[in-house]
Predicted 3D model of RNase P RNA and transfer RNA as a complex of 420 nucleotides. Rfam match: Bacterial RNase P class A. Its family is annotated with dimeric ribonuclease P complex, tRNA processing and ribonuclease P activity in the Gene Ontology. By type it is a ribozyme. Its mean pLDDT, the model's own confidence on a scale to 100, is 79.
């Protein structure tokens, strides 16, 4: 100078005005007014793509479908996150990617081209050793032997050499691959050596499927309480081998009634609602994700729905982008700018 | 706030064991017509909404995006 990894930061003071929420003080018509302190968006608040809490249906049983995950431990409330580790791949390296189980269970599919696309086969070539026809031979021709070489294709029935043959072939032998069965390391994935098989027979499982594991549904507009209003209305269908909730079906459980027209009635307040698998700080254990004590701290809660204008001044001139029940991930969007380890 | 769905020629829309992207109307251009319409005949026109994987091969399988709709008759 070039990059790699990690973690944190995202204008900053001041002053006026206004907004939301607690807490308090006055004042009185007891729900209004006025005043005073504090506190008030994010690393993603987004995308709704995974996981849970939490509230209902039954504290969710048992089957069938149907979804999901997918190398091995491990962390976690739980995950399809995250730590480490193998393996493969890339890079000089620091590091970085990887849907990474089974194609000797079974089914499909592989378009055109090609001889052949999975029970195998020959298109052009190579070959006439034996046996067969004709020839006095030289050879010719047929029957045949082959998969080395061309030729198609994404993809051609293990790769390379050497022997070996009439050419030729795992047909033998060495070397890698690969199947197998001990064995030594490792919780395991694996990884190594060993002894053995002359090769099981392409590819696709983000094609059915097969193993292993996991998954009830639905979402705070979920629900629960208050007070306000009506009518315990009316017709009409249907109904106890039913009927309706458990939001695919069957079992099973709960319940006693469903549906449809007409007629009318409320769409107001609490409460769920933020103290929580919750932040810093410390010690301890672990390679680490992470736990486990201690100490400390309170960090928006709106409900048409606040965080926001406007001067003044500084600088490195300011990116993406706005909470709506809550928390752990993922992915996506971001002007810059700081700190630490690391490599060539 | 939650929940579902959908993008394919200018516009409506198909498109399945994943294997040459069609149709209709619109448009251009002959024919018929004295002209024009009707009606025939031909012709162009596509990053299948963008980016990436699998696979030989992608509209179609699978990620992440983007934009649209469903508006109280999707849910108080």
């Nucleotide at each position: 100078g070039a990059g790699c990894c990690g973690g944190c930061c995202g204008a900053g003071c001041a002053g006026u005005c206004g907004c939301u929420g607690u807490c308090u003080c006055c004042g009185c018509u007891u729900g209004c007014g006025g005043g005073g302190a504090c506190a008030g968006a994010g690393g993603a608040a987004a995308g709704u793509c995974c996981g849970g809490g939490c509230u209902c249906c039954a504290c969710a049983g048992g089957g069938c479908a149907g979804g999901g995950u997918g190398c091995c431990a491990g962390g976690u409330a739980a995950c399809g996150c995250c730590u480490g580790g193998g393996c493969g791949g890339c890079g000089u390296g620091a590091g970085c990617c990887g849907a990474c189980g089974g194609a000797a269970a079974g089914u499909g599919c592989c378009g055109c081209a090609g001889a052949a696309a999975a029970u195998a086969u020959a298109c052009c070539g190579c070959c006439u050793a034996a046996g067969c026809a004709c020839g006095c031979a030289a050879g010719u021709g047929a029957c045949g032997g082959u998969a080395a070489g061309g030729g198609u294709g994404a993809a051609a029935u293990g790769g390379u050499g050497c022997g070996g043959u009439a050419a030729g072939a795992g047909c033998g032998c060495a070397c890698c691959g690969c199947g197998u069965g001990g064995c030594u390391g490792g919780u395991a994935a694996c990884a190594g050596g060993c002894a053995u098989g002359g090769c099981a027979g392409g590819g696709u499982a983000a094609a059915c499927c097969c193993c292993a594991c996991c998954c009830g549904g639905a979402g705070c507009a979920a629900g629960a309480c208050c007070a306000a209003a009506u009518a315990g209305g009316a017709a009409c269908c249907u109904g106890a081998u039913g009927g309706c909730g458990c939001g695919g079906c069957c079992c099973g459980c709960g319940u006693c009634g469903g549906g449809u027209u007409c007629g009318g009635g409320u769409a107001g307040g609490u409460c769920g609602c933020u103290u929580g698998a919750g932040g810093c700080u410390g010690a301890u254990g672990g390679u680490g994700a992470c736990a486990u004590c201690a100490g400390u701290c309170c960090c928006a809660g709106a409900u048409g729905a606040a965080u926001g204008a406007c001067u003044g001044u500084u600088c490195u001139c300011g990116a993406c982008a706005g909470a709506a029940c809550c928390c752990g991930g993922c992915u996506u969007a971001c002007a810059g700018g700081c700190c630490g380890g690391c490599u060539c | 706030g939650g929940g579902c769905c959908g993008u394919u020629a200018g516009c409506u829309c198909a498109a399945u064991u994943g294997g040459c992207a069609g149709a209709g109307c619109a448009a251009g251009g002959g024919a018929c017509u004295c002209u024009u319409a009707a009606u025939c005949c031909c012709u162009a026109g596509g990053u299948u909404g963008g980016a990436g994987g699998u696979u030989c091969g992608a509209u179609u399988c699978c990620u992440c995006c983007a934009c649209g709709g469903c508006u109280c008759a999707c849910c108080a």